[in-house]
Context: one part of a larger RNA
Molecule: large-subunit ribosomal RNA, domain IV
Organism: activated sludge metagenome
This record gives sequence, structure tokens and C1' cells, in this order.
RNA sequence: UCAUGGCUAAGGAACUAGGCAAAUUAGUCUCGUAACUUCGGGAAAAGAGACCCCUGCAUUUAUGUGGGGCGCAGAGAAAUGGCCCAGGCGACUGUUUAUCAAAAACACAGGACUCUGCAAAAUCGAAAGAUGAAGUAUAGGGUCUGACACCUGCCCGGUGCUGGAAGGUUAAGGAAGGGGGUUAGCAGCGAUGCGAAGCUCUUGACUGAAGCCCCAGUAAACGGCGGCCGUAACUAUAACGGUCCUAAGGUAGCGAAAUUCCUUGUCGGGUAAGUUCCGACCUGCACGAAUGGUGUAACGAUCUGGGCACUGUCUCAGCCAUGAGCUCG
Repeated sequence: UCAUGGCUAAGGAACUAGGCAAAUUAGUCUCGUAACUUCGGGAAAAGAGACCCCUGCAUUUAUGUGGGGCGCAGAGAAAUGGCCCAGGCGACUGUUUAUCAAAAACACAGGACUCUGCAAAAUCGAAAGAUGAAGUAUAGGGUCUGACACCUGCCCGGUGCUGGAAGGUUAAGGAAGGGGGUUAGCAGCGAUGCGAAGCUCUUGACUGAAGCCCCAGUAAACGGCGGCCGUAACUAUAACGGUCCUAAGGUAGCGAAAUUCCUUGUCGGGUAAGUUCCGACCUGCACGAAUGGUGUAACGAUCUGGGCACUGUCUCAGCCAUGAGCUCG
């Protein structure tokens, strides 16, 4: 000097990003226990008292009630919850990055949509076959949401899905017809020309399904949910009006929010002093309804703010023990 323990005057979070770490609390019995609540909880809430030994009595042998005694200390050691208030997120128990992340992520019960009539859909496989399932729509698969309460608005123009079949487009295939090649033959003195059938190359009216175009439906399908101008007897604001555009222009609820740039917005609370926190306001850069919205008791090694208790975290250090280091030997 370091590490690990122990103690510490006065103060008691002034430390620090943050009470990190440490301390406090702790057992059993008795009393007592709030808001809120899904009436189960919250709750060991909080808070207070008792606890040893000897002895009398009662006695159900557990204990109760008297008398007395000792110590600094009676749950005499060890082990053994600190507590409260408020908010965010996630309902909860659970699961996860074996080896830097345990969470607000995943899952979940519940909700919804959708596919599937059984040789089911879906999945694996080249197939046989298998899972689904020795199940049968109160079943099985997929997708989204995520207890519960109150709810879940408008838009089908785009994309997707489902249905439709009149018309348009349209493949292979089929194919009337046309064109070319070849040549038995014919003509010609010859050069050469014409040229049936067959074969062959090619063209091709017409025919020809699904799909697409088209017509509808569908948003707990993917998704989307406006601008400008004017107007009230102070001012300000605009219930109101005009106009342009759109498929429709954001409803309820919430809102400087895990979302707010400007921003430490403004006001109130808490502090002597508060970029955080809580309650409001609404000017929502850029909330918003199962990509769920808003609440919510209980729960959480979750995150944020505050308080009580407590303390060497600190003011500001000191001492002791053990181990290591260093010096000497």
C1' cells in the first nucleotide's frame, strides 16, 4: 500500500449517474392494521408490547396468574423481512440471449379473423408412407391481439383475398385456306419451262382454359384517416359560413407521453434551491382504437421520483485483526 473482516466522537446521503455498498429490520405470542379492491386480497400492511431464572396457586401438563432474583443485555449464540408514498410498463406464475442484456422482450389464459367435411386442411418425403389422429368443426391448422372492466369510430380508391361471369386480351393443341421445295409426267432440237399425287418446309382465317382487364364483396385483411379564407357589441377566440381536394378526412378516449423538435413549454405541488418526478393545460414537429385505445386490484431480483428508519456512502478520517506486498534478516 492492497484485499477481506470488526469498531468508531459529532453529523446522518452532505457521497454518487443512482443510498451502489454497508447498516437498519428480523424468531414466536398478543394487540393493532389505511387507501384501494376483481371482495379473494392489500397484510407479516403500518405500528405497539411481551419473551430469562427460582417459587406459590389453578390446571386439560399446554399454559395462566401471583411472589421473588440476576445481568449492560432474557428471540442473551447462529440462523432469521427494512418500511412507506406516487408514477410508467407488462395483468398474473412462467420463458429467454449456456459464456457482457432477465427486461417493458417471448409465452400465457381470454378475444377475433381465416382455412379445413375426412383419403380434411396443413406439414415432411422422389415415392411408398408418416404426422395431423387411432382426432372429426365444442375438432385440427394458420395469422393477429393478449387477464379483467368500458369500448373498438370512418374509408374498399390502391394492394391482397373471396365471389362472378356478359364482353376484351390470351398459350399449347386443332385447323379451312395460302406460299415454297422435291418430281412421275408434259412441252421443247436443246438450254430450259410447266408440273399431279405423295413427302416436306412454312404461313394461317377460325377454334381454344385459367389468368389479367372487368363487375361486386371484404379492414380484429395490408393499410389510410386534408388544406385555405372569413366571421360574435373591448380584445382574443370562433359555435357559424365560403371554397378546393379526397376512398375517407382521426370518432371515443388519452395527450410535452417509453411518443413533444422548438423545450428546462406554461401553471400548480414537492425542495432553501428540482433539465428528473407528480397533477393540470393542449400549440399532438410526428397519440389514437385487437400494428388495439383508455383504465385497472394483485404481482415484478423491472424502470422512475419522494419520504421514514438506518448507517464510514460522505464531511474526514482513525484504530484493530487476518492474508498478500514492501524493507530488513